[in-house]
RNA sequence: GGGCGCGUAGCUCAGCUGGUUAGAGCGCGUGGAUCACAACCACGAGGCCAGGGGUUCGAGUCCCUUCGCGCCCA
Numbered sequence: 001g002g003g004c005g006c007g008u009a010g011c012u013c014a015g016c017u018g019g020u021u022a023g024a025g026c027g028c029g030u031g032g033a034u035c036a037c038a039a040c041c042a043c044g045a046g047g048c049c050a051g052g053g054g055u056u057c058g059a060g061u062c063c064c065u066u067c068g069c070g071c072c073c074a
Stems, first nucleotide, its partner, number of pairs: 001073007010026004019057001028044005050066005
């Protein structure tokens, strides 16, 4: 330098062929239960989806670009 993939809650990930409201597990908080702690049960907080632009009535989900990470080629 060229090619490919990934970047969604603190962490690990899902999100199908674009459509009211963005989810799961773990973690965290509150309550329950316990003599107490853990496990367990209930409820809850937390992300606007790496940044920017575009297409569309509508984009996490398509297009362009920038940045970061990984792999391959030279």
This is a predicted structure of a 74-nucleotide RNA (transfer RNA) from an Anaerolineales bacterium. The prediction has a mean pLDDT of 81. The sequence was found in a public genome assembly. The organism belongs to Anaerolineales, within Bacteria.